[in-house]
RNA sequence: AACGUGUCGGGCGAUGGGGCUCGCCCCAACCGCGUCCCAUGACGCUGAUGGCCUCUGCGUGAUC
Numbered sequence: 001a002a003c004g005u006g007u008c009g010g011g012c013g014a015u016g017g018g019g020c021u022c023g024c025c026c027c028a029a030c031c032g033c034g035u036c037c038c039a040u041g042a043c044g045c046u047g048a049u050g051g052c053c054u055c056u057g058c059g060u061g062a063u064c
Base pairs, nucleotide, nucleotide: 009026010025011024012023013022016055017054018053019052020051021050032045033044034043035042036041
């Protein structure tokens, strides 16, 4: 120095906030999917959650 382990703390989990919880990372974790295409690229699709509940926003239908 690299690697491994533990503690504390922090960060992350395809678009926002809060609570609970799970996993991952220590400069990494993370940066969705499908079709065509050698690739570049083009076209299309789902969802505000990692999961549960909720708020906000968006979309669809119905009623007043």